[in-house]
Molecule: Glycine riboswitch aptamer
Organism: uncultured Phascolarctobacterium sp.
RNA sequence: ACUCUGGAGAGCUCCAGUUGGACGCCGAAGGUGCAAAACCUCAAGGUUAAAAUCUCUCAGGCAAAAGGACAGAGU
Numbered sequence: 001a002c003u004c005u006g007g008a009g010a011g012c013u014c015c016a017g018u019u020g021g022a023c024g025c026c027g028a029a030g031g032u033g034c035a036a037a038a039c040c041u042c043a044a045g046g047u048u049a050a051a052a053u054c055u056c057u058c059a060g061g062c063a064a065a066a067g068g069a070c071a072g073a074g075u
Base pairs, nucleotide, nucleotide: 001075002074003073004072005071006070011023013022014021015020024062025061026060030058031056033054037048038047039046040045
């Protein structure tokens, strides 16, 4: 990397003939932010660097299907 299996949350709300719009909500594609650590300084503090399933909700999503971080197995 590919294949198989498992895999959560939140509206199957309201308006509208469809596209669409309104309000509410979720955190597990992707993305944002933060720690520790290292260095400098008497100190306050500063510099470099920078993680998550935490955080934000930009993107995405809120019956089923699809998608799906991650986990297991195989090649």